[in-house]
Two RNAs folded together computationally: RNase P RNA and transfer RNA, 446 nucleotides in total. Model confidence (mean pLDDT): 77 of 100.
C1' cells in the first nucleotide's frame, strides 16, 4: 500500500425566525385564551416471528387430544434468544455456518435405471474344486474338453445411494477366510461439572445400509384471549322481532329459605372439576360513535466502580415523548463529502428484514521498503 | 393497533401419505355451413408469488420476505 474478518458508534453540521402537541407554575378567568420554563421518535419505532409483564376469564386445576423445542453448561422475568464450550463442515487465515436426540420399539418410503433398494440377489464377468452326463487321447491308470448342476462378489455395468479401505497370504476362482496397518464399534482406565476427548489398555471381523424439516418413540415445555384487553361516567333508542333447547324432587321454622339432580354460560376441541345463573344461546333489527382511566418511572436508558472468560449481576450518580384525525415541523443564511432506510400508539427482552455513507478499536492474509 | 386467511395456464379452480402438474371456460387452427353461432377434431398453455434450506428429488415439508383479502368498539 492492497484485500479482508469481527465488534462498537454516528445517522449532514451550525445560527436565526415562525409554528405544533404535552407537562408544571402564574395571569385573565363563565368560556375562549395568554405568558414563562422544561422536555418532545428509531436503530430498526417495521414484520408480528418468538418470549414475558399487565388485564379479564378459577388463584390457571386434572386427563386426553393438539402444538413447540431437541449436543453440553451457564445467563435471564422468560425464550426457539444470548454467552462460553464440544462435535461436524467451509475458508490460506483472522473467522464463519449448523432443526446437532433416536431408524438393533414399531410402521412406511425410495420414481426411472438396475441382478438386487434390505434380512434380498447374480446381467456381463471369473472358476470348474465337489456331483452327474457325454466325449478326446490311452491297453489301462490317468490327463483334458463340453454341457448341466454349481461356486464367487475381486472386476465391469445401473443408480443419489450397493453391505469398510490398502497390502500380503490363501484359493479352482474368490471372499475379514486369515494376518498387518488404517478406519469403525463395545467395555474399562484417564482428563473434563457435562457434551466430549484420549499418542492408554482389552475385546469384537465389522455391527444390524439411507430417510424422523416421513408417521412415530424418548425427554422437556405450553390453559385461552388480547389495551378495539379491562374499569368508570354520560347520551340515545322500538328494553322490538324470529329460531332452538328449557325444572323437577326432598327438607322446611312456610321466608321460592336450604340441599340434590338437570340445564346454560364462563374467548380453539372432548371429558372431569370449579364458579355463576335459573332461563339461556344464536340470528335479524335499533341506538351511540362522546369523555375519563388503563398511559407511561419501567425486569428502563447512560456513565463510572466492583465481581465474572463472557452473556450478565451489583453499588452509586444522572436522565425521562405520551398523541387520539393523532404533535415532534417549515422558512432563511453559511459550510460540506449534498444526506439512506424510515415515523412511537399498553410496555419491555430478543430475532428477522430494509438502510446513502462515515468513524473508531482489535485481528488476519498478500506485496514492497527499512 | 390486534387477530386470521390466501397466492397454481388469460379467467375460475383441482392436485400437498414428496417421484415427469391437470379440468372447465377463453384463445389459435382445421372441419361442418352460403355465412355466423352451436357442434366435432387438434394444438398451445405454466420460473406453481419471490428467495433460501431439508432431501437423490419440492407445487407439496421448513424458514424468511413480498402482495392481496377478511374480522374487531360501546349500550339495551
Nucleotide at each position: 500500500g492492497g484485500a479482508g474478518u469481527u465488534g462498537a458508534c454516528c445517522a449532514a453540521a451550525c445560527a436565526g425566525u415562525c409554528g405544533c402537541g404535552c407537562u408544571a407554575u402564574c395571569c385573565u378567568u363563565u368560556u375562549c385564551g395568554g405568558a414563562u420554563a422544561g422536555g418532545g421518535a428509531g436503530g430498526a419505532a417495521a414484520g408480528u416471528c418468538c418470549g414475558g409483564g399487565c388485564u379479564c376469564c378459577a388463584u390457571a386445576g386434572g386427563a386426553c387430544a393438539g402444538g413447540g423445542u431437541g449436543c453440553c453448561a451457564g445467563g435471564u422475568a422468560a425464550u426457539u434468544c444470548c454467552u462460553g464450550g464440544g462435535a461436524g463442515g467451509c475458508g490460506u487465515g483472522a473467522g464463519c455456518c449448523u432443526a446437532c436426540g433416536g431408524c438393533c420399539a414399531g410402521u412406511g418410503c425410495a420414481a426411472c435405471a438396475g441382478a438386487a433398494a434390505g434380512u434380498a440377489u447374480a446381467c456381463c464377468g471369473c472358476c470348474u474344486a465337489a456331483g452327474u452326463g457325454c466325449u478326446u487321447a490311452u491297453g489301462a491308470u490317468u490327463a483334458g474338453g463340453c454341457a448341466c448342476c454349481g461356486g464367487u462378489a475381486a472386476g465391469g455395468g445401473u443408480g443419489a445411494a450397493a453391505u469398510g479401505g490398502u497390502g500380503c497370504g490363501g484359493u479352482a476362482a474368490g471372499a475379514g477366510c486369515g494376518c498387518a496397518c488404517c478406519g469403525c464399534g463395545u467395555c474399562g482406565g484417564u482428563g473434563g461439572u457435562a457434551a466430549c476427548a484420549u499418542u492408554c489398555g482389552a475385546c469384537g471381523g465389522c455391527u444390524u445400509g439411507g430417510u424422523a424439516a416421513a408417521c412415530c418413540c424418548c425427554a422437556c415445555c405450553c390453559g385461552g384471549a388480547g389495551c378495539a384487553a379491562g374499569a368508570c361516567c354520560a347520551a340515545a333508542u322500538a328494553g322490538g322481532g324470529g329460531a332452538a333447547c328449557a325444572u323437577u324432587c326432598g327438607c322446611u321454622u312456610c321466608g321460592c329459605g336450604c340441599g340434590a339432580a338437570c340445564g346454560a354460560u364462563g374467548u380453539g376441541g372432548u371429558c372431569c372439576g370449579c364458579a355463576u345463573c335459573g332461563g339461556u344461546u344464536c340470528c335479524c333489527g335499533g341506538g351511540u360513535a362522546g369523555g375519563u382511566u388503563g398511559c407511561u418511572u419501567g425486569a428502563g436508558g447512560u456513565g463510572u466502580g466492583c465481581g465474572g472468560u463472557g452473556a450478565c449481576g451489583u453499588a452509586c450518580a444522572u436522565c425521562c415523548a405520551g398523541a387520539u384525525g393523532a404533535a415532534u415541523g417549515a422558512c432563511u443564511g453559511u459550510u460540506c463529502u449534498c444526506g439512506a432506510c424510515a415515523g412511537a400508539a399498553c410496555c419491555c427482552g430478543g430475532c428477522u428484514u430494509a438502510u446513502c455513507g462515515g468513524u473508531c478499536a482489535a485481528c488476519u492474509c498478500c506485496u514492497u521498503c527499512u | 393497533g390486534g387477530g386470521c386467511c390466501g397466492u397454481u395456464a388469460g379467467c375460475u379452480c383441482a392436485g400437498c401419505u414428496g417421484g415427469u402438474a391437470g379440468a372447465g371456460c377463453a384463445c389459435u387452427c382445421g372441419g361442418c355451413u352460403u355465412u355466423u353461432a352451436a357442434c366435432c377434431g387438434a394444438a398451445u398453455u405454466g420460473u406453481c408469488g419471490u428467495g433460501a434450506g431439508u432431501u437423490c428429488g419440492a407445487a407439496u415439508c421448513u424458514c424468511a420476505c413480498a402482495c392481496g383479502g377478511c374480522c374487531c368498539a360501546c349500550c339495551a
It holds a member of the Rfam family "Bacterial RNase P class A". By type it is a ribozyme.